[in-house]
RNA sequence: AUCAAUAGUUGGCAAACUUAUUGAAAGAUAAGGACGCAAAGCCAAGGGUCUAAAGUGUUUACACUAUGACAGCCGGUUGCAUUU
Numbered sequence: 001a002u003c004a005a006u007a008g009u010u011g012g013c014a015a016a017c018u019u020a021u022u023g024a025a026a027g028a029u030a031a032g033g034a035c036g037c038a039a040a041g042c043c044a045a046g047g048g049u050c051u052a053a054a055g056u057g058u059u060u061a062c063a064c065u066a067u068g069a070c071a072g073c074c075g076g077u078u079g080c081a082u083u084u
Stems, first nucleotide, its partner, number of pairs: 004084002012037002017032006035072001041077003046074002048070003055064004
């Protein structure tokens, strides 16, 4: 230096759910709240997932479609303390 594993302390993040705001929706933000997290930091120009307003097709209700989202799905990338 790299990889793997890891107890405690201090600090950090915050699922579901509730309320309010926002959005066509998915979702987001704030407050409350903790299921969990050693990257639950960052990246949506890799894969995947969600939505389908506008648009297109057929025809009136379906299909397709991201220019909308999700990083707490995988992945990429950066990185803190201590012990072995």
Annotation
c-di-GMP-I riboswitch aptamer, 84 nucleotides, folded computationally. The prediction has a mean pLDDT of 78. The model forms 95% of the base pairs in the Rfam consensus.